């Protein structure tokens, strides 16, 4: 500096145009003498910025950050 791919709760991942979800963690209760486990139930999320569409985590442009490849100087 060219090509490539990824960015969705506090963490790890689904949803690939049509109500954002599943484990976890956290808190809250159930049960316990008390405490873990277990089980019930809450909270929280689409990297920024425009477009396209009735409708966008999904499509398009640019940018921000990171992973992999190639070149380059030293």
């Nucleotide at each position: 500096g060219g090509g490539g791919g990824a960015a969705u709760g506090g963490u790890g991942u689904a949803a690939c145009g049509g109500c954002a979800a599943c484990a976890u963690u956290u808190c809250a209760g159930u049960c316990u003498c008390c405490a873990a486990a277990a089980c019930u139930g809450a909270c929280g999320u689409u990297c920024u910025a425009g477009g396209u569409u009735c409708a966008a985590a999904u499509c398009c442009u640019a940018g921000u950050u990171c992973c992999c490849u190639c070149g380059c100087c030293a």